[in-house]
Context: one part of a larger RNA
RNA sequence: CCUUCGUUAAGGAAUUAGGCAACUUAGCCCCGUAACUUCGGGAUAAGGGGUGCUCUUUGAUGUGAAAGUUUACUUGAGCAUUGGAGAGUCGCAGUGAACAGGUUCUAGUGACUGGUUAACAAAACCACAGGUCUCUGCAAAACCGAAAGGUGAUGUAUAGGGGCUGACGCCUGCCCAGUGCCGGAAGGUUAAGGGGAGAGGUUAGCGCAAGCGAAGCUUUGAACUGAAGCCCCGGUGAACGGCGGCCGUAACUAUAACGGUCCUAAGGUAGCGAAAUUCCUUGUCGGGUAAGUUCCGACCCGCACGAACGGCGUAACAACUAGAACACUGUCUCAACGAGGGACCCG
Numbered sequence: 001c002c003u004u005c006g007u008u009a010a011g012g013a014a015u016u017a018g019g020c021a022a023c024u025u026a027g028c029c030c031c032g033u034a035a036c037u038u039c040g041g042g043a044u045a046a047g048g049g050g051u052g053c054u055c056u057u058u059g060a061u062g063u064g065a066a067a068g069u070u071u072a073c074u075u076g077a078g079c080a081u082u083g084g085a086g087a088g089u090c091g092c093a094g095u096g097a098a099c100a101g102g103u104u105c106u107a108g109u110g111a112c113u114g115g116u117u118a119a120c121a122a123a124a125c126c127a128c129a130g131g132u133c134u135c136u137g138c139a140a141a142a143c144c145g146a147a148a149g150g151u152g153a154u155g156u157a158u159a160g161g162g163g164c165u166g167a168c169g170c171c172u173g174c175c176c177a178g179u180g181c182c183g184g185a186a187g188g189u190u191a192a193g194g195g196g197a198g199a200g201g202u203u204a205g206c207g208c209a210a211g212c213g214a215a216g217c218u219u220u221g222a223a224c225u226g227a228a229g230c231c232c233c234g235g236u237g238a239a240c241g242g243c244g245g246c247c248g249u250a251a252c253u254a255u256a257a258c259g260g261u262c263c264u265a266a267g268g269u270a271g272c273g274a275a276a277u278u279c280c281u282u283g284u285c286g287g288g289u290a291a292g293u294u295c296c297g298a299c300c301c302g303c304a305c306g307a308a309c310g311g312c313g314u315a316a317c318a319a320c321u322a323g324a325a326c327a328c329u330g331u332c333u334c335a336a337c338g339a340g341g342g343a344c345c346c347g
Base pairs, nucleotide, nucleotide: 001342002341003340004339005338006337007336008335010333011332014331019328027051028050029049030048031047036041038167052089053088054087055086056085057084058083059082060081061080062079063078066075067074068073069072090094102326103325104324105323106322107321108320109318110317114126115125130165131164132163133162134161135160136159142151143150144149168313169312170311171310173243174242175241178240179239180236181235182234183233184232187231188230189229193225194224198220199219200218201217202216205212206211244262245261246260247259248258271305272302283299284298285297286296287295
C1' cells in the first nucleotide's frame, strides 16, 4: 500500500449526480395510534412504558405422596408448567451475547400478486382481472401441413379466434371528405369464352403493263353477349385517421362576452395543463431554505395535452422515479489509531 473489520473529540449530509456506503431501529408484553379509505385497510402507523437476579406471597393447569370416611367422594403435602403482587439486590447497560423494522410527509407513474433483457437494464416495459370492437352456426372461424391429417375441441355464440384498452370511480365530445370495412345493385367500365362482319398475305386466272383477283390455306378480327372488381349509391370512429386563419369592437389602459370575412369533412367538447409533454425557460406568483435550474401549490401565453394509440381522479401496493423532515451516523470538515488476511523480505 491492498482487503475485511473495530473505535473515534466537536460538528452532523457541510459529502455526493444521489445519504451511495455505513450508522440508527429491532424480540416479546402493555398502553396508544392521524389524514385518507374501495370500510377490507392505512397499522408493527406514529409515539410511549416494561423486560435481570434473589426472597416472600398468591392464583391457574397438570400430576398426585398421604389421610379421612357415607368405598367413591372429600381434604390434599410435594413436584412440573405458567401468571400476578410485594420486598430486596447488582451493573453504565437485564430481548446485557447471537438472531430480529429506521420512521414520517409531498408528488409522478403503474391499480394490485405476477413476468422480463440466462451473464451490465426489473422498470413507468410485458401480463393481468375488467371494458369494447370484430369474425365464427360447426365438416365453425383461425392456424399447422403439397396431402392425408391435426390443433381449435371430444368445445358449440355464457363457446372459440383476432385487434385495441387495461382494477375501480366519473366519463369517453365533433368529423364518413380521403383510406379501410360492411351493405346495395339501376347505370358506366371490364377478362376468358361465344361470335364472326370486315381486312391483310399467298395465287389459278385475266391484262401489253400498272394492276385486278375466285376457291383453298393462312395472319387477323368489328358489332353483339359476358361475372366479380372498379366507378357509382348508402352506412360505419372503443375502424386508419383528422379536429383552422385573418380583421375589428366596451366611457383610462388592457382585454374582448360581441361582429365581419376566408377556408374546411369537421374545426379540440369535458377534464387536465411550463406536465415523463413547455422551445423561449431557472416563465410569473406563492410555499419550503440564510441561500432552491430540483420539489409542492397556482396561473394559462398548450413552440407541440386531450378523451379506450383512452381523458381525469383514486384507497391499497412498489428492491420504481423526484422532493422534504426527524432520528442517526467517518459520507464529509479531516483524518487518526487498532485488529485479521494479503502484498513485501528471509528460509
Model confidence (mean pLDDT): 87 of 100. This is a predicted structure of a 347-nucleotide part of an RNA (large-subunit ribosomal RNA, domain IV) from an Anaerolineaceae bacterium. Lineage of the source: Bacteria > Bacillati > Anaerolineae > Anaerolineales > Anaerolineaceae.